[in-house]
Overview: This is a predicted structure of a 72-nucleotide RNA (transfer RNA) from uncultured Methanobrevibacter sp. Its Rfam family is "tRNA". The family's RNA type in Rfam is transfer RNA. The source organism's lineage runs through Archaea, Methanobacteriati, Methanobacteriota, Methanobacteriaceae and Methanobrevibacter. The coordinates come from a structure-prediction model, not an experiment, and the mean pLDDT is 83. The sequence is in RNAcentral, with records from MGnify.
RNA sequence: AGAUCCGUAGCUCAGUGGUAGAGCAAUCGGCUGAUAACCGGGAGAUCGUGGGUUCGAAUCCCAUCGGAUCUA
Numbered sequence: 001a002g003a004u005c006c007g008u009a010g011c012u013c014a015g016u017g018g019u020a021g022a023g024c025a026a027u028c029g030g031c032u033g034a035u036a037a038c039c040g041g042g043a044g045a046u047c048g049u050g051g052g053u054u055c056g057a058a059u060c061c062c063a064u065c066g067g068a069u070c071u072a
Stems, first nucleotide, its partner, number of pairs: 001071007010024004018055001027041004048064005
């Protein structure tokens, strides 16, 4: 320098055009003499950034930033 893949909640991941979900963690409550385990509730991400296409974009296109791998 070039190629491919990845970037979504505190963490690990799903979601391939129609209002963004799960598990764990954290928090509140229940249970217990108490703690843990267990059960239940609610909260939490406008999707790395900017622009474009579209009635509508996490999703498609372009640029860019960061990471991984490969080639030179």